[in-house]
Context: one part of a larger RNA
RNA sequence: GGCCACUGCUAUCAGGUUGCGACUAAGCCAUGCGAGUUAAGGGGUCGCAAGACACCAGCGAACCGCUCAGUAACACGCGGAUAAUCUACCCUUAGGUGGGGUAUAGCCUCGGGAAACUGAGGGUAAUUCCCCAUAAUCACUAUAUGCUGGAAUGCUUUGGUGAUGAAAGUUCCGACGCCUGAGGAUGAGUCUGCGGCCUAUCAGGUAGUAUGUGGUGUAAAGGACCACAUAGCCGAAGACGGGUACGGGCCCUGAGAGGGGGUGCCCGGAGAUGGACUCUGAGACACUAGUCCAGGCCCUACGGGGCGCAGCAGGCGCGAAAACUGUGCAAUGCGCGAAAGCGCGACACGGGUAACCUGAGUGCCUUGACAAAGUCAAGGCUUUUCUCAAACCUAAAAAGUUUGAGGAAUAAGAGCUGGGCAAGACGGGUGCCAGCCGCCGCGGUAACACCCGCAGCUCGAGUGGUG
Numbered sequence: 001g002g003c004c005a006c007u008g009c010u011a012u013c014a015g016g017u018u019g020c021g022a023c024u025a026a027g028c029c030a031u032g033c034g035a036g037u038u039a040a041g042g043g044g045u046c047g048c049a050a051g052a053c054a055c056c057a058g059c060g061a062a063c064c065g066c067u068c069a070g071u072a073a074c075a076c077g078c079g080g081a082u083a084a085u086c087u088a089c090c091c092u093u094a095g096g097u098g099g100g101g102u103a104u105a106g107c108c109u110c111g112g113g114a115a116a117c118u119g120a121g122g123g124u125a126a127u128u129c130c131c132c133a134u135a136a137u138c139a140c141u142a143u144a145u146g147c148u149g150g151a152a153u154g155c156u157u158u159g160g161u162g163a164u165g166a167a168a169g170u171u172c173c174g175a176c177g178c179c180u181g182a183g184g185a186u187g188a189g190u191c192u193g194c195g196g197c198c199u200a201u202c203a204g205g206u207a208g209u210a211u212g213u214g215g216u217g218u219a220a221a222g223g224a225c226c227a228c229a230u231a232g233c234c235g236a237a238g239a240c241g242g243g244u245a246c247g248g249g250c251c252c253u254g255a256g257a258g259g260g261g262g263u264g265c266c267c268g269g270a271g272a273u274g275g276a277c278u279c280u281g282a283g284a285c286a287c288u289a290g291u292c293c294a295g296g297c298c299c300u301a302c303g304g305g306g307c308g309c310a311g312c313a314g315g316c317g318c319g320a321a322a323a324c325u326g327u328g329c330a331a332u333g334c335g336c337g338a339a340a341g342c343g344c345g346a347c348a349c350g351g352g353u354a355a356c357c358u359g360a361g362u363g364c365c366u367u368g369a370c371a372a373a374g375u376c377a378a379g380g381c382u383u384u385u386c387u388c389a390a391a392c393c394u395a396a397a398a399a400g401u402u403u404g405a406g407g408a409a410u411a412a413g414a415g416c417u418g419g420g421c422a423a424g425a426c427g428g429g430u431g432c433c434a435g436c437c438g439c440c441g442c443g444g445u446a447a448c449a450c451c452c453g454c455a456g457c458u459c460g461a462g463u464g465g466u467g
Stems, first nucleotide, its partner, number of pairs: 004467006012360006019353002021318001027316003031313003036059003041056002044053003066271003076195007085188002090184008098132004107122006136164007146155002169176002197243003204234003209231008246268004250261004273294006296307004324350001326349003332346001333344004363381008386406007413459005418440002424454001426453004435442002
């Protein structure tokens, strides 16, 4: 000198930016909101109608949003492999969409419970569910030809055997769907080479450990898991242990080399009170699904129930330290829908805040007085900001923009003046006291160093202090 955070005094305006409970307590949370949608799948209820409504069914709710506890790891970055894999919706293409059945919700009847909620009976529908048929798929086997490739175990023809085994309608006739195969796109899973923290005052570590065979399991390779066999495997190029830490793009600093950082925005990972598990599903072991254990809290009629803001606001606590319980779906994007549209604390806006960066202003001119600077007085000029009015802008406002009117009005402080270090040998007070001071050092009666005044210096909407 720069950067980050806090802080004293002071403060006019505009624009911009990846700013604002990261650092401490991944501590605890009152209240509200944050995921719905489809009426062109279905049977109903209400209504004169338009229409509205709960329920079954479908899709979505695995996205978006938040946080950084854990993690030294294939978590991340760069590059590969998948001849070991899956992929809803979407695109292209080929073909298909036949027949039958019985449940159940809503509803009705009767109950239980303080509540949360829940039981029995009756009856009904579907793009719900089940069965049959065919297509198709899979496995084994036989067969024929090529194709891709570094390499067939992959793909491709036909037959046999066995196993499994599709479909759904609506219609205003425009269309929207449903099922199967192939390809694509997108997204994901798994594996792998290399890379990057500290510590040897951690030197030996390892029994599913290392390898093989066979199996289990999975969408899928694999000691991932299991049985058997062998006794290996890792390690001073630092194993094992300990400490610290989400990683990267990037950010800060520096001429560079290097050093420091990883909060916001983007990419990846992980987590959702601590832990374990399950179902649904194309996808989860699921932040606003479920079950259990632990710990905490709440309600209770004591029988039993309910909750988890590291979503947006907001509260308590912790702290030196951090905003409104605002407006709106108008835009962008996402979900659903044939569409109109509906929903969205994503997002877009506004509010607060001396977070940071940039720009502008707080007036200018003449004459006179004092003694130059400066101040005061008189006269004149200008109008950014300010006040008022109108229009535009806006989802609505606000801000802003344009035009008009008014009036110098509405706008300067902070630190310092002994040296370092720029600016007082001015006045008063104090008298080793009170106090100042990063450091050196000032103060014990003429203090350029303390306190006040005046004057001056440096920066300036800032200026000082602390880490």